[in-house]
RNA sequence: GUUCAAGUGGCCUAAUGGCAAGGCGUAGCUCUCCUAAAGCUAAGAUGGCGGGUUCGAGUCCCGCCUUGAACG
Numbered sequence: 001g002u003u004c005a006a007g008u009g010g011c012c013u014a015a016u017g018g019c020a021a022g023g024c025g026u027a028g029c030u031c032u033c034c035u036a037a038a039g040c041u042a043a044g045a046u047g048g049c050g051g052g053u054u055c056g057a058g059u060c061c062c063g064c065c066u067u068g069a070a071c072g
Base pairs, nucleotide, nucleotide: 001071002070003069004068005067006066007065010024011023012022013021018055026042027041028040029039030038048064049063050062051061052060
């Protein structure tokens, strides 16, 4: 340099163009002499950035950025 893939809470991972889901973690409560474990509840996402298509975009299209892989 060319081609391809990925980017979603603090971390990991889902979601046929139609209410962004779950696990870990965090906070509170229950339990316990205390802690851990277990159970319950809650907070936490303008979805990498900017545009476009659409009644409607995490999803489709274009550009850019970052990361990874292959080739040279």
A computed fold for a 72-nucleotide RNA from Homalodisca vitripennis, annotated as transfer RNA.
Its Rfam family is "tRNA". It is annotated as a transfer RNA.
Lineage of the source: Eukaryota > Pancrustacea > Auchenorrhyncha > Cicadomorpha > Homalodisca.